[in-house]
């Protein structure tokens, strides 16, 4: 310098191809069961999707640029 993969909730990930209410597990908070803990059940909080711009009625998703990590080539 060129090419590719990944980046979404505190953590691990799905959703992207084919645009249409942002989800799952764990964790956390509340309530109930227990003498208490653990555990189980029910309910709930939390993310403007790495950043910027563009296309569109509408973008995590499509396009361009860019940042971080990793891999390959020169």
């Nucleotide at each position: 310098c060129g090419g590719g993969g990944c980046g979404u909730a505190g953590c691990g990930c799905a959703g992207c191809c084919u645009g249409g209410u942002a989800g799952c597990g764990c964790a956390c908070c509340g309530c109930a069961a227990u003498g208490g803990g653990g555990u189980u059940g029910c309910g709930g909080u939390g993310g403007u999707c790495g950043g910027a711009g563009g296309u569109u009625c509408a973008a995590a998703u499509c396009c361009u640029c860019u940042c971080g990590c990793c891999c390959c080539g020169a």